A computed fold for a 350-nucleotide part of an RNA from an uncultured bacterium, annotated as small-subunit ribosomal RNA, central domain. RNAcentral holds the full RNA, with entries from ENA. Its Rfam family is "Bacterial small subunit ribosomal RNA".
Context: one part of a larger RNA
């Protein structure tokens, strides 16, 4: 000495599944691997410690004796943890009866809006700003009527609401189809967590090959502002926005909070189901499960703030972090059509 830490200070892997691994509910009997206690042998010497002796004394140097701990062996316990065989239901799971939901996928289909066509009405402006221009408009436009295409989003309902692992999910219908939730209990009988590798999924941009193309709108073009104006402002504009397919795989992928267990005042909206009183209709009370917010006790934190949806109390497994700067770069290897991503230093310097 045998670390402390990950909301905001460096630090939780975007998410999910799931190999191996690490870890695991009561209860019985066996067994002794590990444990735990005793005894043998071994652990050159020297050091090291206690005692005792030698150089005047100390350093030093001789003698004896020893603890602890390693490893083998035996002998003996069995409280834990293995192993092993039986049980048992609270964990986890299956069935059954109901439930709410923008959960995903496929088709279909509806109306407002917008831009364009063709047409009618009608006439000199119309757009646009701080305020102008550049545009559009006597070849009839803006406004208006009607008729017609085209695409894309789906006003209200809309919530502080709701589903989902996370990304994300919204007009209406129908069809396929995942997950949750409650209730009453029949089943199985630890079937469980957690999760390096690996594999699936993952917004927006982007990139391929194929379609679409209204509106918006990077780049670009032009008009202003300016001292300039590679910009804010405004006319105009192509990728791109959108569908099928096939890549990319990155984000303030945030709750900046990894997952599961079990424990700790409460008070109060909202969502979903259940039970119970009541003039059983509405309805309110009251009571129990699940989610989803406010505010708060203890505690807890550098503070903020967190507080049963913990940032408290604890266990169990995975990621991750170790002073800025250099630099998420070089290099090398995987991945990729490329853009690029993953993994990830160092000199040097403060």
């Nucleotide at each position: 000495c045998u670390g402390g830490g990950c909301g905001u200070a460096a630090a939780g892997g975007g998410a999910g599944c799931g190999u191996a691994g690490g870890c695991g509910g009561g209860u019985u009997u066996g067994u002794a691997a590990g444990u735990u206690a005793g005894g043998c042998g071994u652990u050159u010497a020297a050091u090291c410690u206690a005692u005792g002796g030698g150089c005047u004394u100390a350093a030093c140097c001789c003698a004896u004796a020893g603890u602890u701990g390693g490893c083998g062996u035996u002998u003996a316990a069995u409280a834990c943890u293995g192993c092993a065989a039986g049980u048992c239901u609270u964990g986890a799971g299956u069935g059954a009866u109901g439930g709410a939901g923008a959960g995903g996928a496929u088709g279909a289909u509806g109306g407002a809006a917008u831009u364009c066509c063709a047409g009618g009405u009608g006439u000199a402006g119309c757009g646009g700003u701080g305020g102008a221009a550049u545009g559009c408009g006597u070849a009839g436009a803006u406004a208006u009527c009607u008729g017609g295409a085209a695409g894309a989003a789906c006003a209200c309902c809309a919530a502080c609401a709701g589903c989902g692992a996370a990304g994300g999910c919204a007009g209406u219908c129908a069809u396929c189809u995942g997950g949750c939730c409650a209730u009453a209990u029949a089943c199985u009988g630890a079937c469980g967590c957690u999760g390096a590798a690996g594999c699936u999924c993952g917004a927006a941009a982007g990139u391929c090959g194929g379609g679409g193309g209204a509106g918006c709108a990077a780049a670009c073009a032009g008009g202003a502002u300016u001292a300039g104006a590679u910009a804010c402002c405004c006319u105009g504009g192509u990728a791109g926005u959108c569908c099928c397919g096939a890549c990319c795989g990155u984000a303030a992928a945030c709750g900046a909070u990894g997952a599961g267990c079990a424990c700790u005042a409460g008070c109060u909206g909202c969502c979903g189901g259940g039970g119970g009183a009541g003039u059983c209709a509405a309805u309110c009370c009251u009571u129990u499960c699940g989610g989803u917010g406010a505010c708060g006790a203890a505690g807890c934190u550098a503070a903020c703030g967190c507080a049963u949806u913990a940032a408290g109390u604890g266990c169990u497994c995975c990621g991750c972090c170790u002073g800025g700067g250099g630099a998420g770069u070089a290099c090398g290897c995987c991945c990729g059509c490329a853009a690029g991503g993953g993994u990830g230093a160092a000199a040097c310097u403060c």